[in-house]
Context: one part of a larger RNA
This record gives sequence, structure tokens and C1' cells, in this order.
RNA sequence: CGUUGGAAGUUUGCGAAGGACUGACCUUAGUACGAGAGGACCGGGUCGGACGAACCUCUGGUAUACCGGUUGUGGCGCCAGCUGCACCGCCGGGUAUCCACGUUCGGUCAGGAUAAGCGCUGAAAGCAUCUAAGCGCGAAGCCGUCUUCAAGAUGAGACUUCCUUAUAGGGUCGUGGGAGACUACCACGUUGAUAGGCAGGAGAUGUAAUGGCAGCAAUGUCUUCAGUCGACCUGUACUAAUAGCCCGAAAUCUUUCCUGAGGGAAG
Repeated sequence: CGUUGGAAGUUUGCGAAGGACUGACCUUAGUACGAGAGGACCGGGUCGGACGAACCUCUGGUAUACCGGUUGUGGCGCCAGCUGCACCGCCGGGUAUCCACGUUCGGUCAGGAUAAGCGCUGAAAGCAUCUAAGCGCGAAGCCGUCUUCAAGAUGAGACUUCCUUAUAGGGUCGUGGGAGACUACCACGUUGAUAGGCAGGAGAUGUAAUGGCAGCAAUGUCUUCAGUCGACCUGUACUAAUAGCCCGAAAUCUUUCCUGAGGGAAG
């Protein structure tokens, strides 16, 4: 821009893409078959491999604005206590998140048309013949079934609701996000829990500082399951989402006017 008024939501599916995998064991059954050796079809069940998708309960990683320990050196006048730099200085842990080495799920099952092949009926050719007319069965393969996208499918579809003279609705702007390069998408904007803050909880770290006691001291111990704390959960308008601005539609019908006809203009 189109889809022949403008919107919001829900859809149909022309068509497209993806997927399709496979093993072992148990049983049927030591049965059918076979002199024996050996040894099934068909059917039922169990456990796997590789691959794929989703997720984070568990396990294990990650977690450079979380907690702790510690070395060197500098600073806060000194002690104590903090703090800068040194690959996050190094080391030990670790929530959310993201992930796999983890967890869950998946490849099921109809149906249809067939290949080789197997048949029925059956002439040409009084017989025979699966084929010439006609009919049937028959593959991990084909079309489907399954998943996703999908009406620019210009053949532009369908349904519900709203609005049509300044409305329905949308945008801008702002607060943000399991969304994201930007854009887009999604949530929210005071009729508000969108983010921050605050409170409580979960969770992490591992017992702060101060003071007391013991020890010559290093240090230990009590106060103390302390202190501190990103992302998680719940709540709470304290702060910021204020106010505003912009975009936003015709046909039918009626009247009048213009026009040679299509048609155009106004209401």
C1' cells in the first nucleotide's frame, strides 16, 4: 500500500516446513518345521541406543554489584576496624538466571492409492491363462494421520463485538519484562503493584562489630544458628509511571448544484 467504511478479538486452512530412526532381552515355544543338528512366522511384554523438544524438582556446572578466609602493598594520623590495587589478587562456598553431565516427554495409530509379488472371474484362442474388459490382497516406501507456520490464498475467506462526525480504536510519552541489537512483542501507567524503595519470608554465607572472660602473647571463648546479603516469593503507593499531544472511516439513502454520457461536489 492492498484486502472497497473504521476497529478489537477469535478462527477456517489453500499451501509450506518439520518429524518419520533403531537394538537387545523375556514370552508365545524348545512349539510349528526337521531323521537329527537346529529352530521360526504371527502375536504380547520389558529395558535400551542415537536423535529431537521442553524444563530446572533432583544431580552437576555457571553465577566479575552475594557471604567468608587469606597474601603483598597503599590509604583513612596511630591501635583496632574498614577500604583501593594486584586476572574477580588468590582461595572456599553459593540464590535467581542460563545450561547439561540432569529431569520429563516424543517418533503412536487409523485410513487411502500402490510396487514387486499373490490371486478371483475371464475371453481373444469351445481348452488354458492374474489381463485384454472387470475385481481383490499386498511394503520401513507414496498420500495422509502428528507438530509448527499460514488469507499478499490479489481466489486477499469466516465468526463475535464495538464505533461511525469526532467517536470505537491506535500512536506518541513514561515505568518495566522470563521480550529484545534497534525496531518489534508482552505487562503496566493513580479506577495503579510496572519498576525502585520499604517490610516479612525463602535462600546464601558461616557466628560481625563492641564489650566481657582465659592466656605473657598469637589466639580461644561468651555475647551469637550471629552479622551481612544481587536477581527469588508475598505484601505495602513512600518514589517514579502526571498532565497532555497526535492519528483516526466509506458505501447505500435524501436534497440541491455541475455534467453530453460514465460521473463529480455539498449536506
A computed fold for a 267-nucleotide part of an RNA from a Bacteroidales bacterium, annotated as large-subunit ribosomal RNA, domain VI. It was read from a public genome assembly. Lineage of the source: Bacteria > Pseudomonadati > Bacteroidota > Bacteroidia > Bacteroidales. Its mean pLDDT, the model's own confidence on a scale to 100, is 83.